The prediction has a mean pLDDT of 84.
Predicted 3D model of a 124-nucleotide RNA (FMN riboswitch aptamer (RFN element)).
The sequence was found by an Rfam model in a public genome assembly.
Its Rfam family is "FMN riboswitch aptamer (RFN element)". Rfam links the family to the GO term FMN binding. The family has 146 seed sequences and 6,230 matches in Rfam 15.1. Rfam's curators write: The RFN element is a highly conserved domain that is found frequently in the 5'-untranslated regions of prokaryotic mRNAs that encode for flavin mononucleotide (FMN) biosynthesis and transport proteins.

RNA sequence: AUUUAUCUUCGGGGCAGGGUGAGAUUCCCUACCGGCAGUGAAAGUCUGCGAGCUGCGCGCAUGCGCGGCCGACGGGGUGCAAUUCCCCGACCGACGGUUAAAGUCCGGAUGAGAGAAGAUAACG
Numbered sequence: 001a002u003u004u005a006u007c008u009u010c011g012g013g014g015c016a017g018g019g020u021g022a023g024a025u026u027c028c029c030u031a032c033c034g035g036c037a038g039u040g041a042a043a044g045u046c047u048g049c050g051a052g053c054u055g056c057g058c059g060c061a062u063g064c065g066c067g068g069c070c071g072a073c074g075g076g077g078u079g080c081a082a083u084u085c086c087c088c089g090a091c092c093g094a095c096g097g098u099u100a101a102a103g104u105c106c107g108g109a110u111g112a113g114a115g116a117a118g119a120u121a122a123c124g
Base pairs, nucleotide, nucleotide: 003122004121005120006119007118008117009116010115017029018028019027031104032103033093034092035049036048037047038046044091045090052069053068054067055066056065057064058063073089074088075087076086077085095107096106097105
């Protein structure tokens, strides 16, 4: 180095402008945003994971375990190599709430979390 254990810290962004209306950051025009790891070279749209929803079991309970569901991309260019870069045009976005339908507001959440960085110990 590696592996294992324990601990610490970190770990999600976005309605600006306009229209209609009694009322909308929810509708319409337009704008804006993109978790984590992987991948021959950088990814919201590839692969997997987290988050979210959910069934069963366990638990007094906070919850835990196993399983299920879970969105969206094409064309061209460069290159050995890119659905990841560049150009063009598209598309997608949990649950509950709301004077009116929400990726962007409020809430669960001062939560959880894929994971990232570091410290210590053992192994070597």